Overview: Predicted 3D model of a 145-nucleotide part of an RNA (small-subunit ribosomal RNA, 3' minor domain) from an Acidobacteriota bacterium. NCBI's taxonomy places the organism under Bacteria, Pseudomonadati, Acidobacteriota.
Context: one part of a larger RNA
RNA sequence: CACCGCCCGUCACAUCACGAAAGUGGGCUGUACUAGAAGACGUUGAGCUAACCGCAAGGGGGCAGACGUCCACGGUAUGGUUCAUGAUUGGGGUGAAGUCGUAACAAGGUAGCUGUAGGAGAACCUGUGGCUGGAUCACCUCCUU
Numbered sequence: 001c002a003c004c005g006c007c008c009g010u011c012a013c014a015u016c017a018c019g020a021a022a023g024u025g026g027g028c029u030g031u032a033c034u035a036g037a038a039g040a041c042g043u044u045g046a047g048c049u050a051a052c053c054g055c056a057a058g059g060g061g062g063c064a065g066a067c068g069u070c071c072a073c074g075g076u077a078u079g080g081u082u083c084a085u086g087a088u089u090g091g092g093g094u095g096a097a098g099u100c101g102u103a104a105c106a107a108g109g110u111a112g113c114u115g116u117a118g119g120a121g122a123a124c125c126u127g128u129g130g131c132u133g134g135a136u137c138a139c140c141u142c143c144u145u
Stems, first nucleotide, its partner, number of pairs: 003108001005105001008101002011098001013095004018090003023085012039070006047063003052059002111132009
């Protein structure tokens, strides 16, 4: 920079973050079932066996083995939660400035705003109710001179 002003929305371009999305891939975790290593404990222990008892036979004690209980990893099924990712899609922020109009600011050229309903490329338009934070004209009340 003062109306040759200010300014609104769609659209186009660029970029950023976010939301939705058939899903996909992980983390953590619940439930049910399955599984049952090593170890511990219990039962058994016909096999094996140095110390103890016994003159000896044997006994006692111990060990292997068998069975059971507890139980880790794992497996199956079905949930929860969280993270990442996903064709496509939705609006939002920013940007020199581009497109279409001109909605608002003066009575902004249909006063504006607003609840609600309908409609429309877009700002918006229309109906209905409300407000004055409306100009103009007239009147009334009050205040100052």
The prediction has a mean pLDDT of 82.